[in-house]
């Protein structure tokens, strides 16, 4: 350093709501709040899901899947 497993330690992340504030919309964003999660850190490359003004649009990585990047510990 790599690779496997996984939270023991420091930590971290935040669902539903709630007020704000933006978008047609779905939703995003801050703030409060914690269902939860070992990548629930990032990327729409495939897939599914939702929204529309139906476009060669748009959203969802906390659907699945893939790619990529980290801390710790033990082997």
């Nucleotide at each position: 350093a790599u690779u496997u497993u996984g939270u023991u330690g420091u930590g971290c992340c935040a669902a539903a709501c709630u007020u704000g504030u933006u978008g047609c919309a779905a939703g995003g964003c801050a703030a409060g709040g914690a269902c939860g999660g070992a990548a629930a850190g990032c990327c729409a490359c495939g897939g599914g899901u939702c929204u529309c003004a139906a476009g060669c649009a748009g959203a969802u990585a906390g659907c699945c899947g893939g790619g990529u990047u980290g801390c710790c510990a033990a082997a």